[in-house]
Context: one part of a larger RNA
């Protein structure tokens, strides 16, 4: 120099404490582990693998296994030689399909030429280079990406100091969210990091005003911005302001900068995102994709049917939905945002108990559809019970998408009605519009295992005295037979 200590000091974070809700016990749902098994493809393995790759496995996707097929190939480029009934290709035969078989019928473009035709090309056959592997090696790699960690670090160039390795600047006193500033000072500046610029929300003006909105004025209506009109207001979406410790007191070293305060929508980073230094873990991917060895090469290539990836004695993470009166069931009623839409998203009206089915306006959408928001509120009702909690699991009747729901897909209704009475030890989130709870939307996609994921918005708490202590970081020190 670092590294390390059950060394010492400083400080820092949902790290603990104080609170709130879960998980560890049931049922299901998913993912792993084992284990079956022809296969149950393959990777990811403390944290930071285990609702991950996968934003969709019935075929397909699919690597995997049975069985069948093909080999210049399911594609890509060239050489060589062949080839007009040629290329292409209906009927029919086989077959489970691919595939092999037939082969009516029958071509294109280019010089030359009056034409008849020659001569090239394309194809198309045979043959050579080749092609193809999601075969291995992430410990040969580029890319990408994780984590420490949005931690405050990590350097350099001149100088000075040491024989050197190195150090000093980065250290000392304050301060801060920060190596943030400020003061000292053999240092003095600069570079990546931090800050800021970028995006979004939160006020307010100025501009425009449809498709959006409606105070006034008029029209009109059973109602309704429905009409004319208006731009005030909401809004929509450009520009410009605004917040810098600026302004006042106190504290401090007349410093940085803390603490109170006006004014303000907003106050000392206003809230969120995006952005991730030098390095670490031979961290992750050769199954996004590029690539160096190395293997396959009538096959590890490739092209089909079926079947697997969903198999089940466990065992584990990660959801969900419950255990019930702050609740369940009925009936009435109210208020969101941020998205989708043309093979699409569908209204009104009819039919069904329901899923759905018909219809078929309207819309390529601030216009019309998806769309009823639910929790909420006003009423009834249920009387503590395994119950009008719970909803699993089975029968049966259906409906949807698809060639097709046996293996293996959702849904809707009748009936069924199982563990489950609050979860041991241990564990995990979260500091404000947060947790909780409550419903919406989209990707993926023909359906869909979506309770996943990634937004949206509604209702909205509690607690923090504090740093002794676990965990994990930074800074200064020490001590070291460790590098």
């Nucleotide at each position: 120099u670092g590294a390390c200590g059950g060394g010492g000091g400083c400080u820092c974070a949902c790290a603990c404490a104080a609170g709130c809700g879960g998980u560890g016990g049931a049922g299901c749902a998913u993912g792993u582990u084992g284990u079956u098994u022809a296969a149950u493809u393959c990777g990811a393995a403390g944290c930071a693998a285990c609702g991950c790759g996968c934003a969709g496995a019935a075929c397909c996707u699919u690597a995997c296994c049975u069985g069948g097929g093909c080999u210049u190939g399911a594609c890509a480029u060239g050489c060589u030689a062949g080839u007009g009934g040629u290329a292409g290709g209906a009927a029919c035969c086989u077959g489970a399909a691919a595939g092999g078989g037939g082969g009516a019928c029958g071509a294109c473009c280019c010089u030359c030429g009056a034409a008849a035709g020659a001569g090239g090309g394309a194809g198309c056959u045979a043959g050579c280079a080749c092609a193809g592997g999601u075969g291995u090696u992430g410990c040969a790699u580029g890319g990408c990406u994780g984590u420490c960690g949005u931690c405050a670090g990590c350097u350099c160039g001149u100088g000075u100091c040491g024989u050197g390795a190195g150090a000093u600047g980065u250290c000392g006193g304050g301060u801060u969210a920060a190596g943030u500033c400020c003061c000292a000072u053999a240092a003095c500046g600069a570079g990546c990091g931090a800050a800021a610029c970028c995006c979004c929300u939160g006020u307010a003006u100025c501009c425009a005003g449809u498709u959006g909105c409606c105070a006034g004025c008029g029209a009109g209506u059973a109602a309704a911005g429905u009409c004319g009109g208006g731009g005030a207001c909401u809004c929509u979406g450009g520009a410009u302001a605004g917040a810098c410790u600026g302004c006042c007191g106190g504290u401090g070293u007349u410093a940085a900068a803390c603490c109170g305060g006006a004014g303000g929508a907003a106050g000392g980073u206003g809230g969120g995102g995006a952005u991730g230094a030098c390095g670490u873990c031979a961290a992750g991917u050769c199954c996004u994709c590029a690539u160096g060895g190395c293997c396959c090469u009538u096959a590890u290539a490739u092209c089909c049917c079926g079947g697997g990836c969903u198999g089940c004695a466990c065992a584990c993470g990660u959801g969900c939905u419950a255990c019930a009166a702050u609740g369940g069931u009925c009936g009435g009623u109210a208020c969101a945002a941020a998205g989708g839409g043309a093979u699409g998203c569908u209204a009104a009206g009819c039919c069904g108990u329901a899923a759905g089915g018909u219809g078929g306006a309207g819309c390529g959408a601030a216009a019309c559809c998806c769309a009823g928001a639910a929790a909420g509120c006003c009423g009834a009702u249920c009387c503590c019970a395994g119950u009008u909690c719970a909803g699993a699991u089975u029968g049966g009747a259906g409906g949807c998408u698809g060639a097709a729901a046996c293996c293996c897909g959702c849904c809707u209704c009748c009936a069924u009605g199982a563990a489950g009475u609050a979860g041991g030890a241990a564990u995990c989130g979260c500091u404000a519009g947060u947790a909780a709870u409550c419903g919406c939307g989209g990707a993926u996609c023909a359906g869909c295992u979506a309770c996943g994921c990634c937004g949206c918005g509604g209702u909205g708490a509690a607690u923090a005295u504090g740093u002794u202590c676990c965990c994990g970081a930074g800074c200064c020190u020490u001590g070291u037979a460790c590098a």
About this RNA:
Model confidence (mean pLDDT): 84 of 100. A computed fold for a 483-nucleotide part of an RNA from a Planctomycetia bacterium, annotated as small-subunit ribosomal RNA, 3' major domain. It matches the Rfam family "Bacterial small subunit ribosomal RNA". Gene Ontology terms of the family: ribosome and structural constituent of ribosome. Lineage of the source: Bacteria > Pseudomonadati > Planctomycetota > Planctomycetia. RNAcentral holds the full RNA, with entries from ENA and SILVA.